A computed fold for a 73-nucleotide RNA from Caulerpa racemosa, annotated as transfer RNA.
RNA sequence: GCCCGUGUGGCCUAAUGGAGAAGGCGUCUGCCUCCGGAGCAGAAGACUACAGGUUCGAGUCCUGUCCCGGGCG
Repeated sequence: GCCCGUGUGGCCUAAUGGAGAAGGCGUCUGCCUCCGGAGCAGAAGACUACAGGUUCGAGUCCUGUCCCGGGCG
């Protein structure tokens, strides 16, 4: 340099082009308890890497850029 794949809360993983994005872990608060790291209840947290495009409608499709991984030279 060329080609392929990937990018969604702190981490991991969902979501057929159709409800301003679901779940687990973790975090926080409360309850319970001799104590809480176990159990129960609740809460916060992602406008989906960035910028455009297509569409009535995009996390999803297209283009470019960037990050990461792989392959070729």
The RNAcentral record of the sequence draws on ENA.
Taxonomically the source falls in Caulerpa (Eukaryota, Viridiplantae, core chlorophytes, Caulerpaceae).